Molecule: small-subunit ribosomal RNA
Organism: biocrust metagenome
RNA sequence: AGAGUUUGAUCCUGGCUCAGGGUGAACGCUGGCGGCGUGCUUAAGACAUGCAAGUCGAACGGCCCAUUUCGGUGGGCAGUGGCGCACGGGUGAGUAAGACGCAGCUGACCUACCUCCAAGUCCCGCACAACGGCCCGAAAGGGCCGCUAAUAGGGGAUGUGCUUGUUCCUUGUGGGGAGCAAGUAAAGGUUCACCGCUUGGAGAUGGGGCUGCGGCCCAUCAGCUAGUUGGUAGGGUAAAGGCCUACCAAGGCGACGACGGGUAGCCGGCCUGAGAGGGUGGCCGGCCACAGGGGCACUGAGACACGGGCCCCACUCCUACGGGAGGCAGCAGUUAGGAAUCUUCCCCAAUGGGCGCAAGCCUGAGGGAGCGACGCCGCGUGAGGGAUGAAGGCCCUUGGGUUGUAAACCUCUGAACUUGGGACGAAAGCCGGCGUAAGCCGGGAUGACGGUACCAAGGUAAUAGCACCGGCUAACUCCGUGCCAGCAGCCGCGGUAAUACGGAGGGUGCGAGCGUUACCCGGAAUCACUGGGCGUAAAGGGCGUGUAGGCGGUCUUUCAAGUCCGGCUUUAAAGACCGGGGCUCAACCCCGGGUAUGGGCUGGAUACUGGGAGGCUAGACGGCUGGAGGGGCGGGUGGAAUUCUCGGUGUAGCGGUGGAAUGCGUAGAUACCGAGAGGAACACCAGUGGCGAAGGCGGCCCGCUGGACAGUACGUGACGCUGAGGCGCGAAAGUGUGGGGAGCGAACCGGAUUAGAUACCCGGGUAGUCCACACCCUAAACGAUGUGUGUUGGGUGGUUGCCCGUUGGGGCAGCUGCCGAAGCCAACGCGAUAAACACACCGCCUGGGAAGUACGGCCGCAAGGUUGAAACUCAAAGGAAUUGACGGGGACCCGCACAAGCGGUGGAGCAUGUGGUUUAAUUCGAAGCGACGCGAAGAACCUUACCAGGUCUUGACAUCCUAGGAACCCCCUGGAGACAGGGGGGUGCCCUUCGGGGAGCCUAGAGACAGGUGCUGCAUGGCUGUCGUCAGCUCGUGUCGUGAGAUGUUGGGUUAAGUCCCGCAACGAGCGCAACCCUUGCUUCCAGUUGCCAGCAGUUCGGCUGGGCACUCUGGAAGGACUGCCCGUGAAAGCGGGAGGAAGGCGGGGAUGACGUCUAGUCAGCAUGGUCCUUACGACCUGGGCGACACACGUGCUACAAUGGCCGGUAUAACGCGCUGCGAGCCUGCGAGGGCAAGCGAAUCGCUAAAAGCCGGUCUCAGUUCGGAUCGAAGUCUGCAACCCGACUUCGUGAAGCUGGAAUCGCUAGUAAUCGCGGAUCAGCAUGCCGCGGUGAAUACGUUCCCGGGUCUUGUACACACCGCCCGUCACACCAUGGGAGUGGACUGUAGCUGAAGGCGCCGGAAGCCGAAGGGCAGGCGACCAGGUUGUGGUUCAUGACUGGGGUGAAGUCGUAACAAGGUAACUGUACCGGAAGGUGCGGUUG
Repeated sequence: AGAGUUUGAUCCUGGCUCAGGGUGAACGCUGGCGGCGUGCUUAAGACAUGCAAGUCGAACGGCCCAUUUCGGUGGGCAGUGGCGCACGGGUGAGUAAGACGCAGCUGACCUACCUCCAAGUCCCGCACAACGGCCCGAAAGGGCCGCUAAUAGGGGAUGUGCUUGUUCCUUGUGGGGAGCAAGUAAAGGUUCACCGCUUGGAGAUGGGGCUGCGGCCCAUCAGCUAGUUGGUAGGGUAAAGGCCUACCAAGGCGACGACGGGUAGCCGGCCUGAGAGGGUGGCCGGCCACAGGGGCACUGAGACACGGGCCCCACUCCUACGGGAGGCAGCAGUUAGGAAUCUUCCCCAAUGGGCGCAAGCCUGAGGGAGCGACGCCGCGUGAGGGAUGAAGGCCCUUGGGUUGUAAACCUCUGAACUUGGGACGAAAGCCGGCGUAAGCCGGGAUGACGGUACCAAGGUAAUAGCACCGGCUAACUCCGUGCCAGCAGCCGCGGUAAUACGGAGGGUGCGAGCGUUACCCGGAAUCACUGGGCGUAAAGGGCGUGUAGGCGGUCUUUCAAGUCCGGCUUUAAAGACCGGGGCUCAACCCCGGGUAUGGGCUGGAUACUGGGAGGCUAGACGGCUGGAGGGGCGGGUGGAAUUCUCGGUGUAGCGGUGGAAUGCGUAGAUACCGAGAGGAACACCAGUGGCGAAGGCGGCCCGCUGGACAGUACGUGACGCUGAGGCGCGAAAGUGUGGGGAGCGAACCGGAUUAGAUACCCGGGUAGUCCACACCCUAAACGAUGUGUGUUGGGUGGUUGCCCGUUGGGGCAGCUGCCGAAGCCAACGCGAUAAACACACCGCCUGGGAAGUACGGCCGCAAGGUUGAAACUCAAAGGAAUUGACGGGGACCCGCACAAGCGGUGGAGCAUGUGGUUUAAUUCGAAGCGACGCGAAGAACCUUACCAGGUCUUGACAUCCUAGGAACCCCCUGGAGACAGGGGGGUGCCCUUCGGGGAGCCUAGAGACAGGUGCUGCAUGGCUGUCGUCAGCUCGUGUCGUGAGAUGUUGGGUUAAGUCCCGCAACGAGCGCAACCCUUGCUUCCAGUUGCCAGCAGUUCGGCUGGGCACUCUGGAAGGACUGCCCGUGAAAGCGGGAGGAAGGCGGGGAUGACGUCUAGUCAGCAUGGUCCUUACGACCUGGGCGACACACGUGCUACAAUGGCCGGUAUAACGCGCUGCGAGCCUGCGAGGGCAAGCGAAUCGCUAAAAGCCGGUCUCAGUUCGGAUCGAAGUCUGCAACCCGACUUCGUGAAGCUGGAAUCGCUAGUAAUCGCGGAUCAGCAUGCCGCGGUGAAUACGUUCCCGGGUCUUGUACACACCGCCCGUCACACCAUGGGAGUGGACUGUAGCUGAAGGCGCCGGAAGCCGAAGGGCAGGCGACCAGGUUGUGGUUCAUGACUGGGGUGAAGUCGUAACAAGGUAACUGUACCGGAAGGUGCGGUUG
C1' cells in the first nucleotide's frame, strides 16, 4: 500500500466482498509446564446454609467464673452509656439531566473524629434499664409493681466568647470592625505519665448549592408551559432559590430544535486509524444512582440509610390460625435463564479500616491459594552426527521421483521425578532506655501463602496439534463421486479425467494451540473538516417574489469580539511515550522525566474579519430622452374555410381504403350557384425572428398595464447578492356551477384486418376542447445544465438601439445562433449564453429492486398532490465509448439470386437410400442447406460388425520361456461345420569338437499377456464437409485515443478480385486474389513405330508391302496475347470501339480453398488418452439377418407417345481397359450363351457394335404396334452354393400411367437438352458413381422483389450475438409486509372517588400521663400524598377470519408491449377503457 467481482473487450460510476488489528467472549478439534492478569455481557430473576460491623470494664450499676494472704486480683457476660454502623464491599435498574466532564463562583453554606490557638470544666436535684417479683403469648415478643449507677437526662451559677435585635464605619448584598440590650456552656475516668468534656477562633479533610461550556438518535415529535415566568410577603433549610404557601402581574421556552418518543449510567481511559475521525466505557481509578417494587421520615456531624425504622404492594417461610418472620446488585454457594462466566477454600502474617490508653478484638476490605488455554508472556516435546538415500506409504512416462537426515543407529545434554538445604516479604506495635515533644537507640516476639520460590546432588530422550492448498492468498498430485453427495467470505465449483466435493500422499501457515461464529475500527475519499459530487452514471427545487439566516465595494478614525504572541493557573492517580531499575528473561511491577492539541485568569499586538462613527461613487436604485417587441388584461371588429338551414341547377352515385365494408344518396346525395345561421381558429407575412421569470404568447383596432434596452452622467450614497420557511404564478388533462357547441374527438357503437384484434385503418360519436367564476398544482414543467458577480484567445451570422463615416465600411451596448483556442470532461461533449478559472448563497445525491409504495401528517369536492420509510431480496443496477452481430434502417455492388428462357422433380410403375413399423436379428454410423444412389468404387457364403444354435479359453493374431517335432503333403472315421480321433509320406538350411547347438516353422505346456467394429468425435491426432474461389484475414513500425481500439484496410474512381490508380498519418509487409502448374485452342522445331500416306513403286486391294515422315497424329520443347497498336474518353488506373490475329481484354476447363465458423462429421478406415469386458463385450463354425412392409420422404430410371414406336438399310467418335485377362474368326443355339480357337502384356491384337442421325417402309391418336410393371413357363452364365437373395435370355402375361396440386430443382454455350461409349469395384451383380465423345439450342429488359454474399454507414436494451433480448396478467410453492370486525399486553396523560405511613398546620376541652410552674405528651381534625379504584384519552407491541399488493422459484398458461423505423417511433403528465402486456384522447419531450 491494495485486491476480487457488472462487459465479448474498455474507461468511468457504483455497491458487495477479502487481506489487518482488537475482545470480559462462545463453539469445534486438540492440549505439557510455569508466571502475571482475568472470569454472569443474559433474569436489577428467585434464594437453602455459613460468614461479611463491631468495639470500649480506663463512662456505669450489676451478674457469673477463677484465684485469694479475705485487702484484693484476673477473666467473662447481658444491660445503661460512648464511638462506629453514612466508611469499606456490590450492582448499572433508573437517569439525556437534580447525572457526568472541564473551567469557575459560594459576601448563600455545613464538616464528627485530627492539628493549632484562646477560655473554662462550680453547685444542686430527679429518673429509667439491667436486677427482683407477678402476669400474658404457640412464637415473635410484651405488660404491671419495686430498687439502682453513670461521661445518660434536668435545673442553677459563671460568660473569654458565641447568637439575636438595634445604631454606626468599612466592603464584593449574609465578609470585617465598634457600641448597647437580651440570650447561651461543661463530665468525668485513671495505674496520675495521661485520656476526656465545654465555648469560641483558625487549619486540614470531606461535603452541599450555583453558573458557563461540552458529549446520542428520531421533525413521519412543531409547537410546549399553570408553580407555569416574574414580583411581594411568609415558611423551610446548614445554605441561595417557586424549594413550598398566599396574593399580584402575564409571562417563560422553541427550527441555534422547545415539547414528545427511543436508547443510554458519565469520565480518566480502552480499541482502531497516517491523522482527522469512528467505536467503546468489562478489569483498575474518579463521580453518580440504586439496595425485592414504591412512599416516608426518625436518629445523627453526616442518611432519607444494602446487612436501621414505619407504611403500601408482590413473593417466600413459620404458626397452636389468634398472629409473626424475611430481603446475597457483600464473600462463597444453589436454582432459573443462557452460547456462556469459578471454591459453600486459607489467613488477618502484611496493607488498610472500626473501637480501645493499651494488650487486643473485629474485618469474605485485603493478602493468598483453588478452578477455566479466557488473555498476555516465557519454556519444553531434544541437540550433534548419520545415505544403502532402508522399509513402508504415495506418484509414475516404469527410467524413476517423493516422504527424507526424516527414521533406524552412534554420541551429548537431562523437562519430569528423587534426595538434601531452604527464603525475601517482618519491623513496627510491645518491653527497656533517652527526649518537653516529634521521635531516636537497644532487646525479644510475630508468616496464611509454604517446606512454596530458590539452591545443590542424582536422574529418564521424554505429549503435537489445528487450519488451509481454484483466484484473491503461501501451498498439487492420485483415487472416489458424477448438477448426486457436497463446498462456498466474494467471484464461483460438482452433469465421467474435479489442483474448488470426500479420502489419501505431499505441501503451506501458525503452534499448546489452531480454526469458526459474533461484534468494533480499518481498508471505505462508500457522509468527503482534513477529503466527494449533481448535462447524459444517484443528484438543480416547474418559475418568481421575499422573511430569518449566510455573505458583502471604497477611504479615514475608534474599539479589540474573532485572530496572533507572552505570563500565571488547571488539566488527580493509574494508563500511553521516553529513560532507568526489580523478578534468571519477558509478561508483570517500581522510580524518574517529558507530553497532555483543552479550559480559565492576565498583559500585549491591530494587518485581516467584526462592532461604533464619519466620508466616497466604480455596485445598486432613481431622473430625463428615445425606439423595438405574438409581454399581460379588457372591449370591439374582419375575412377565408368547415358544418348546418333555405332556394336554385342537376342525376346516380358519393364517400372511404392497401383492398374493402359499415355510412350517405331517387324522400334527389356528391358536384355547382346564391342567401342565411353559428362556433372555433387566425393561411400568406413566419425567420436556427421577437417578447416573457417560468408555464407560455400570433388576424386587425382601441383602452389600461408590466419588463428589458440604448443615450445622457442630473439625483441617492452600499440602499447589495443569495434566500430555509412563507406568499404568488404555474401547459395539458381533470373537478364544481352556469353558458356555448361549428370542427375535432377519450369512452362508446358499427365496418374491416386478424388465429384473436378490447388496437393500428374506415364510418359515426358523448364528455371534453370554447367562455365566466371557483378549484386542482402535475409533466421528458428539459438546455435533463439553480441564482448572482468577476476573470479568460478567436472566427462567422441574426436582432434592437446609438455613435463615427458616409457607395461598399468601422465602433459601442443589450439579446439571440453556429464553429472553434486554451482549459475542463469517464467519454460524449462544453468552450465569454462554460460543463473553463474563482467567490457568495440556496436546493439535491449516497448500490439495484421493493417504491415515489405503506403508515402518519398537511392540502384537495374528488381525482389525487406533497412529505416519505421498512421488512425482504439481488451482485449487481448504471453512464459513455469500442469491436462484432442483427434490423420488416439507408447507400453501393456481386452470384442461375430473381427476372427472361430450356428441361425436370412433386402425380405413375420400378430401382435405390432414409424414417417408421416389424423382427430372434432386421449390425452401426450419417440428420436442414452441408443426412437420405451418403460411409458402401459391388451384403447369396465370405464380407459381417447383428441374431439363433454348436464350440474354444495363453486364445484366430504379437513377443518371451520350456519340451518335442523340420516345415509340409496325402488319406480314413464322426460331425452341419468348427472340431475331435487315427494312419501314411517327408526329413531340408547354418554351425559343429559329431555329443549337440542355432534360425525358421509346427505341436503341447506354464504365465506374463493377447483380443474387443464395447463406450466417449464433448478427451484427441489425422482427414473431410460447409460458409466459399466469397475477397477477404492480419502483422511490424509510426500516429491518434486514458483505454477497448482506431488508422493502414476508410474516401474518389476501377476491377472477376484489398485488381489497379489517385488522394490520405501513415509507411511497409504477410496469408489470400492474380500469376507460376495441368489440360484445351494456333504455329514452329525435334522425333517417326505399332501411327500417317502427299508424291513414287508394287498390290491379293486392306497403308497390305517397299518407301517416305510432307500431312494427320503421337509427345517433348519453343513461340504466341501484353490493352502491345489505332481512335475516343479519363488526372491516372481503366473503359468503349477498331485493326491485326487461331485466340483477345482473367480465351475455355481443371488443380489450387486465407484468418476462421459450425463444441459440424468420423473412436466403424487408421492412429490414440481415459474407461469397461477377460471360460467373454474375445475367438471359431453352421444357418439366418442386413433384402422384412400398412405406410411417409429424398435421389433416380422408364414412360405416358407421331420431333414418336416398330422393321430394314446406311454414316461418323472419344476417353479408356485387357494374361486366374481381352478374346477375333469359325461352328452351334431364336437368344442369353456354348464349343473350338488365332492374335495380343497391346498407337501393333481384342473389347468395338457407337447411338441419336440419315434413307426407305409401317403404325394414325387408340391405354394403342404407346408404356413396360407384374406374374407364369422354359432357359443361360458366374459361383462350393442363386430357396430366403444374382444378372441375363426366350415365350407368354400385359398393370399404373394420356405431362402431374400446393410447392420445388438444374442450367448463360459447345452450356442446357438429347444420344450412346468406356472405366473403377467385381467370380457374378449398376437405373448408382467416375469419365468420354456425338448432335446441339433458347434467353438475360433489368436489379423492384425472394435467397446467399461483399463494402461503407445508421440504430441497438443483442454478444451462447434476432432461432437474440424481453413485458404483464393467470396458475403453483415459499417468504416478509400493508389494511382489517377486533382481541390481549406494556407505558403514559387527564378527571372523579378513596387514601396507609409520615412530617407539617390547627385544636389539644372534661377525664388520662409527665412537670413545682409556664407547659408538654397522649389524643382529635385538616391539607399534602405512595397506592387502590372508576371513567376517558395518547403512544407502542403482539395477535386476527378475510384481504391488498410485493419478492423469490429449473421446466407451466396467454399473448408480443419494449430494444432495429421492434414492424402503429418511443417516452411522458393526465383522463377514460381493456384478460394481460397495453390502447386511445389532450398537451409536452427527443433520450